[in-house]
Context: one part of a larger RNA
RNA sequence: UUGGGUGUAAAGGGUGUGUAGGCGGGCCAGUAAGUCUGAGGUGAAAUCCCACGGCUCAACCGUGGAACUGCCUUAGAUACUGUUGGUCUUGAGUCCUGGAGAGGUCAUCGGAAUUCGUGGUGUAGCGGUGAAAUGCGUAGAUAUCACGAGGAACACCUGUUGCGAAGGUUGGUGACUGGACAGGUACUGACGCUGAGGCACGAAAGCGUGGGGAGCAAACAGGAUUAGAUACCCUGGUAGUACACGCCGUAAACGAUGGACACUCGGUGUCGCCGGAAUUGGCCGGCGGUGCCCAAGCGAACGCAUUAAGUGUCCCACCUGGGGAGUACGCUGGCAACGGUGAAACUC
Repeated sequence: UUGGGUGUAAAGGGUGUGUAGGCGGGCCAGUAAGUCUGAGGUGAAAUCCCACGGCUCAACCGUGGAACUGCCUUAGAUACUGUUGGUCUUGAGUCCUGGAGAGGUCAUCGGAAUUCGUGGUGUAGCGGUGAAAUGCGUAGAUAUCACGAGGAACACCUGUUGCGAAGGUUGGUGACUGGACAGGUACUGACGCUGAGGCACGAAAGCGUGGGGAGCAAACAGGAUUAGAUACCCUGGUAGUACACGCCGUAAACGAUGGACACUCGGUGUCGCCGGAAUUGGCCGGCGGUGCCCAAGCGAACGCAUUAAGUGUCCCACCUGGGGAGUACGCUGGCAACGGUGAAACUC
């Protein structure tokens, strides 16, 4: 490479958007590039294959045939693909109406709690642990009351509930704003799917500048534990955690399951909208989400099972024994940390 694969054995890119490319709905007509058929030309000889023959056989050689699966020209065929023109509405999109939502950005407000400050009451302890000690406290702590300051996070509601492409998202209100869904079926008329590169987004930690700093807390210090204890436990505590702007670009970025479309038994919850009954225990049906259980089928098994890991089509990404190694070197991105790409020797 031909293949065979990618939930857990090696393997789905963290996610989206989109360029090239690949692939692409129904009908009619033209064309005849692909495709198919006939004819002609060419496809040197040798070689290969078949038959016969010559060296005593064979290798070898000779004669004839076939073949040379290809290319070109020409005449036709038109189902499929392509292409050109026309047309259609079911794919896709637009429009109108409606409700749902922790979707995003910004501003502002609120209460509980911790800590600190000031003042009052009050006196000898508090704190902490398995037990202690370090620590705090007669310069009045802990407890309790009042007032004040500041930062961060939002109990109950809360639900295998909702929203978002993923990361993610939860106090209240307002402003701006994205998407999905249902109903209507007015409009466009294949405008679609996927997507190498590219671009954008991307938890936490980390980095730069500036301000901020209550609690928590890497590092660090002390107290314990222990044979030791560079830990687990305790008392402290700095970066950081929060904010603005700019970087970084990783993760068990997980459903360890790429995206789109179509098809394939059922049962039972729940969220949103709609229709029909019933109009006051809530039923039936449709569409779109989100869960559980199971049939066929699939699977090495576990399990998956209309939210497929079933049956098919299209496109992308990735895998090809373990270690060496996500290392070295080179290139590239970054302020750095480090990221991306990514071997070999050797060894089992």
Molecule: small-subunit ribosomal RNA, central domain
Organism: metagenome